[in-house]
Context: one part of a larger RNA
RNA sequence: UUGGGCUUAAAGCAUCCGUAGCCGGCUUGGUGUGUCUCUGGUUAAAUCUCACGGCCUAACCGUGAGACGCCAGAGAUACUACCAAGCUAGGGGGUGGGAGAAGCCGGGGGUACUCCAGGGGUAGGGGCAAAAUCCUAUAAUCCCUGGAGGACCACCAGUGGCGAAGGCGCCCGGCUAGAACACGCCCGACGGUGAGGGAUGAAAGCUGGGGGAGCGAACCGGAUUAGAUACCCGGGUAGUCCCAGCUGUAAACGAUGCAGGCUAGGUGUCGGGUGGGCUUAGUGCUCACCCGGUGCCGAAGCGAAAGCGUUAAACCUGCCGCCUGGGGAGUACGGUCGCAAGGCUGAAACUU
Numbered sequence: 001u002u003g004g005g006c007u008u009a010a011a012g013c014a015u016c017c018g019u020a021g022c023c024g025g026c027u028u029g030g031u032g033u034g035u036c037u038c039u040g041g042u043u044a045a046a047u048c049u050c051a052c053g054g055c056c057u058a059a060c061c062g063u064g065a066g067a068c069g070c071c072a073g074a075g076a077u078a079c080u081a082c083c084a085a086g087c088u089a090g091g092g093g094g095u096g097g098g099a100g101a102a103g104c105c106g107g108g109g110g111u112a113c114u115c116c117a118g119g120g121g122u123a124g125g126g127g128c129a130a131a132a133u134c135c136u137a138u139a140a141u142c143c144c145u146g147g148a149g150g151a152c153c154a155c156c157a158g159u160g161g162c163g164a165a166g167g168c169g170c171c172c173g174g175c176u177a178g179a180a181c182a183c184g185c186c187c188g189a190c191g192g193u194g195a196g197g198g199a200u201g202a203a204a205g206c207u208g209g210g211g212g213a214g215c216g217a218a219c220c221g222g223a224u225u226a227g228a229u230a231c232c233c234g235g236g237u238a239g240u241c242c243c244a245g246c247u248g249u250a251a252a253c254g255a256u257g258c259a260g261g262c263u264a265g266g267u268g269u270c271g272g273g274u275g276g277g278c279u280u281a282g283u284g285c286u287c288a289c290c291c292g293g294u295g296c297c298g299a300a301g302c303g304a305a306a307g308c309g310u311u312a313a314a315c316c317u318g319c320c321g322c323c324u325g326g327g328g329a330g331u332a333c334g335g336u337c338g339c340a341a342g343g344c345u346g347a348a349a350c351u352u
Stems, first nucleotide, its partner, number of pairs: 004323003007306002012320001014200004021193003025087007034079001035076008048066007090190001091187003094183003102176007109153002113149008124135002161168002205246006214240002219235004257319005265297014301308002325352003334345004
């Protein structure tokens, strides 16, 4: 409790696809579903509403009229709906040259690191605020050469780019997908949203198999301290990596759902296009304009303010999700999913 809201106060589903439903561009004709007008019937009386009247007034009472609903008939046709026909501004397809850490697979490379072997070399090394544990005469640290291994990809690198989100960064190739721009060739409303549903989904975690250099929960030492189950130091298992499967959560954040329309500008930057200038003629440099993305600042407006402001949190519309004091509690119970961990759904008593 049909009202108001959801950036930060409670509240936008992690993201996308999509079923039902809801909503839906321009034109013509038809029907006359909704809609509107009129007439008739019905709607018992009382009650109710309005007008007039009666008790001094009110309450009360009387007379008259009436709304709403339903049914039938007649009419109207702007809008809605349906049927038929057409259109191109939404949407889709096609073609063209470009951009990109978009995804998957394969191949190749690089620095560092650790270990091993050989050579050189000798007493320390390491670590810290200071130390110690620790390593080292079985020769460490350090320098050189060679080898092995796993992980990672400096500089370029940019409020740069791409992706629905999670996310994506060495090089080359293959396969796949999406977006922007240009043309305006084709289809002709094919659209928007989306309860259920499906797919994807960081890290950690789980199952099986591999791998294991560095790092490193747990754990063991050394310090610190009143203590130190920590912060600091020396070690170190799972894990981190790969393949197959599961989990399905995050401050999954822009804490801002998606789509469309409309409403001043200024200034960066990325991609494409058009035109001008320069040119070493290059996929070049530069200026203006247009389209699309991504930032900053700001008119109006909005906002409790911070702030937002053509990438809206302004104005208008469609659809979905969600909120309703704090605690109890994202708990219990039930259901459902999961191997488990646990996830999803989700109260109440009581208390304040």

RNAcentral holds the full RNA, with entries from ENA, Greengenes and SILVA. Predicted 3D model of a 352-nucleotide part of an RNA (small-subunit ribosomal RNA, central domain) from an uncultured archaeon. The coordinates come from a structure-prediction model, not an experiment, and the mean pLDDT is 89. Its Rfam family is "Archaeal small subunit ribosomal RNA". The literature on the family includes a 2001 paper in Science by Yusupov et al., "Crystal structure of the ribosome at 5.5 A resolution".